RNA sequence: GGAGUAGGCCAGGCGGUCGCCGGCUUCUCCGGAAGCGGGAGGAAAGUCCGAGCUCCACAGGGCAGGGUGGUCCGUAACGCGGACUGGGGGCGACCCUAAGGAAAGUGCCACAGAAAGCAGACCGCCUUCUUUCGGGAAGGUAAGGGUGAAACGGUGAGGUAAGAGCUCACCAGGUCCGGUGGCGACACCGGAUGCUAGGUAAACCCCACCCGGAGCAAGACCAAAUAGGAGGGCGAAUGGGGCGGCCCGUCCCGGACCCUCGGGUAGGUCGCUUGAGGUUUCGGGCAACCGGAACCCUAGAGGAAUGAUCGCCGUCCCGCCCGGAGGCAACUCCGUCGGGAAACAGAACUCGGCUUACGGACUGCUCCGGCG
RNA sequence: UGGGGCGUCGCCAAGCGGUAAGGCACGGGGUUUUGAUCCCCGCAUUCGGAGGUUCGAAUCCUCCCGCCCCAUCCA
Numbered sequence: 001g002g003a004g005u006a007g008g009c010c011a012g013g014c015g016g017u018c019g020c021c022g023g024c025u026u027c028u029c030c031g032g033a034a035g036c037g038g039g040a041g042g043a044a045a046g047u048c049c050g051a052g053c054u055c056c057a058c059a060g061g062g063c064a065g066g067g068u069g070g071u072c073c074g075u076a077a078c079g080c081g082g083a084c085u086g087g088g089g090g091c092g093a094c095c096c097u098a099a100g101g102a103a104a105g106u107g108c109c110a111c112a113g114a115a116a117g118c119a120g121a122c123c124g125c126c127u128u129c130u131u132u133c134g135g136g137a138a139g140g141u142a143a144g145g146g147u148g149a150a151a152c153g154g155u156g157a158g159g160u161a162a163g164a165g166c167u168c169a170c171c172a173g174g175u176c177c178g179g180u181g182g183c184g185a186c187a188c189c190g191g192a193u194g195c196u197a198g199g200u201a202a203a204c205c206c207c208a209c210c211c212g213g214a215g216c217a218a219g220a221c222c223a224a225a226u227a228g229g230a231g232g233g234c235g236a237a238u239g240g241g242g243c244g245g246c247c248c249g250u251c252c253c254g255g256a257c258c259c260u261c262g263g264g265u266a267g268g269u270c271g272c273u274u275g276a277g278g279u280u281u282c283g284g285g286c287a288a289c290c291g292g293a294a295c296c297c298u299a300g301a302g303g304a305a306u307g308a309u310c311g312c313c314g315u316c317c318c319g320c321c322c323g324g325a326g327g328c329a330a331c332u333c334c335g336u337c338g339g340g341a342a343a344c345a346g347a348a349c350u351c352g353g354c355u356u357a358c359g360g361a362c363u364g365c366u367c368c369g370g371c372g
Numbered sequence: 373u374g375g376g377g378c379g380u381c382g383c384c385a386a387g388c389g390g391u392a393a394g395g396c397a398c399g400g401g402g403u404u405u406u407g408a409u410c411c412c413c414g415c416a417u418u419c420g421g422a423g424g425u426u427c428g429a430a431u432c433c434u435c436c437c438g439c440c441c442c443a444u445c446c447a
Base pairs, nucleotide, nucleotide: 001368002367003366004365005364006363007362009360010359012313013312014311015310016309017308018307020039021038023036024035025034026033027032041344045355046354048353049352050351051350052349053215054214055213056212060248061247062246063245065211066210067209068208069207070084071083072082073081074080085099086097087096088095089094100206101205105204106203107200108199109198122145123144124141125140126139127138128137129136130135153171154170155169156168157167158166172196173195174193175192176191177190178189179188180187181186219270220269221268222267229261230260231259232258233257239253240252241251242250263446264445266444277296278295279294280293281292282291283290284289315341316340317339318338319337322335323334324333325332326331373443374442375441376440377439378438379437382396383395384394390427398414399413400412401411402410420436421435422434423433424432
């Protein structure tokens, strides 16, 4: 210098002018005015998970359905995070991993190929029979060829008509037994067994664990107005509703409840922001995170404000004049001047995550090249 | 704001693990004196985009993009 990798951080600052939206106080001619103080994010986004909160019954049982899937820990909880294990990728820093079960069962494996799943003889090889001498028939054979994404361990020797874990040695893997280490996933070691078993579960399924439903347009209260209207469930035997898949169970109701149409109103208050809350610091822990102390209060809204402009400064880029420094040089650095750039985006009940979009500078580490 | 659904040729669409039917439209040819009708042929490299699972993905999974629909209060 180049290429890469990981991590946290920032989201320009200050001031002037003109605006926008809430709050408090004062004044008021009740229209408003003045003063003080406040006003977006790391993702406010997607709504993909998990919760709080509210209502449905106190959230019940079973089936169905859905989700998750190495281990341990963290957490209010999670499909999230941390550490570790196994597997994979990279020269490396490091990264990825839906990672239970295919020796429970079922399904599927197109085309090609002889054969695609308790295997299978197309060519070849071997034996026997036959022959019109070209060959043909029966049988054996998975070692060789060929097909395929995938063809039932690999190498060598023995063996055989030819062959084959058929037998043996070594190697790889599996299963079973035992031991050691680890909380555990698992790792390592020893022994037995020729056991060699295809893939697919982001196919059905099996195993383990988890899940009641709806959502702030939840819900509570006040006020105004209208036809407490019509039809249906709806029949007097068991019906409707809570109970948005079904059954049981349970509770409520018997002009009550639900659905559709029709009618009315487009008002207010609460929920609403003090919270699994932040900042600093100390302690524990490898870490995620936890605990203690001190300090802080930081938009709450209605289709919904948080903006525009100017000046100075800061960051980065480009160019040229000048000045300075280094160097043999190419060139580099600093100052000055001029011009330019600064992304993604916009709270709507609130948190914890994930994912996606996106600008900048910094730090650690790795690899390669050059020079000394 | 919350909830639900859908994207396959220019248009309408079938297919839901085995390599994309069909109709209309369009293009070429034939029939005809010419046109319509009719007949034949052609027309998806990429199934909204990206990544993953699988031997193989329009189809299964994940994340984005676009479009559509439904939900206010009172009796």